[in-house]
Context: one part of a larger RNA
RNA sequence: UUGUGGCUAAGGAACUAGGCAAAUUGACCCUGUAACUUCGGGAGAAGGGGUCCCCUGACUUGUCAGGGGCGCAGAGAAAUGGCUCAGGCGACUGUUUAGCAAAAACACAUGGCUGUGCGAACUGGUAACAGGAAGUAUACAGCCUGACACCUGCCCGGUGCUGGAAGGUUAAGGGGGGGCGUUAGACUUCGGUCGAAGCGCUGAACUGAAGCCCCAGUAAACGGCGGCCGUAACUAUAACGGUCCUAAGGUAGCGAAAUUCCUUGUCGGGUAAGUUCCGACCUGCACGAAUGGUGUAACGAUCUGAGCGCUGUCUCAGCCACAAGCUCG
Numbered sequence: 001u002u003g004u005g006g007c008u009a010a011g012g013a014a015c016u017a018g019g020c021a022a023a024u025u026g027a028c029c030c031u032g033u034a035a036c037u038u039c040g041g042g043a044g045a046a047g048g049g050g051u052c053c054c055c056u057g058a059c060u061u062g063u064c065a066g067g068g069g070c071g072c073a074g075a076g077a078a079a080u081g082g083c084u085c086a087g088g089c090g091a092c093u094g095u096u097u098a099g100c101a102a103a104a105a106c107a108c109a110u111g112g113c114u115g116u117g118c119g120a121a122c123u124g125g126u127a128a129c130a131g132g133a134a135g136u137a138u139a140c141a142g143c144c145u146g147a148c149a150c151c152u153g154c155c156c157g158g159u160g161c162u163g164g165a166a167g168g169u170u171a172a173g174g175g176g177g178g179g180c181g182u183u184a185g186a187c188u189u190c191g192g193u194c195g196a197a198g199c200g201c202u203g204a205a206c207u208g209a210a211g212c213c214c215c216a217g218u219a220a221a222c223g224g225c226g227g228c229c230g231u232a233a234c235u236a237u238a239a240c241g242g243u244c245c246u247a248a249g250g251u252a253g254c255g256a257a258a259u260u261c262c263u264u265g266u267c268g269g270g271u272a273a274g275u276u277c278c279g280a281c282c283u284g285c286a287c288g289a290a291u292g293g294u295g296u297a298a299c300g301a302u303c304u305g306a307g308c309g310c311u312g313u314c315u316c317a318g319c320c321a322c323a324a325g326c327u328c329g
Base pairs, nucleotide, nucleotide: 001324002323003322004321005320006319007318008317010315011314014313019310027051028050029049030048031047036041038147052069053068054067055066056065057064058063059062070074082308083307084306085305086304087303088302089300090299094106095105111144112143113142114141115140116139122131123130124129148295149294150293151292153225154224155223158222159221160218161217162216163215164214167213168212169211173207174206178202179201180200181199182198185194186193187192226244227243228242229241230240253287254284265281266280267279268278269277
């Protein structure tokens, strides 16, 4: 000097991003226990008292009552909850990044949509076949939501899905009008010209399914949910009116929020002093209803703010023990 332990006057979070770390609390018995609540909880809430040894007596034989005794200290060592208030998120117990993340992420019971009638849909495999399932729609598969309470508004124009079949478009195939090549033959000015059948090449009209166009439905499918101007007898504001656009213009609820840029918004609370926190306001840059909205008892090695207790975290450092560091080997 470093590490690991132990003690510390007065103060007691002044430390620090943050009480990180440490300290406090701790076992058992008695007493007592609030808000809130899904009536189960919350709860070991909180808070208060006791605990050793000897004698006597009762009995329920390990407790009670009475008397006495010792120490600084009687759960005499070790082990063995600090507590409270308020808010965010997630209902909960669980699961996870083996080796920097345990969480608000995943899962979950609940709710919903869609597919599937059994040789089921779906999945693996070229197939046979297997899983689904030795199951059968109260089943199985896919997707979303995520206990519970109250609820879940408007838009089907776009994309998707489902249904429809009149018309348009449309492949291979069918079809084969016509054209071209070849030449028996015919004609010839002897250079060539025409040219049947057959064979070969090419190929128009017409026909031709699904799909697409088209017509409907569907948002707990993917998604979306306006602008400008004027108006009330102070001012301000606009219940009201006008106009443009849209498929429809954001309903309930919540709101400077895990979402608010301006912003340390403004007001109130808490502090001597508060960019955080809590309660309001609403001007929501850019909340919003199963990509769920708003609440919520219980729960959480979760996150945020406050208080009590407690302390070497600090004012501010000191001492002690052990180990290493140093020397020899």
Record summary:
A computed fold for a 329-nucleotide part of an RNA from Imperialibacter sp., annotated as large-subunit ribosomal RNA, domain IV. The coordinates come from a structure-prediction model, not an experiment, and the mean pLDDT is 88.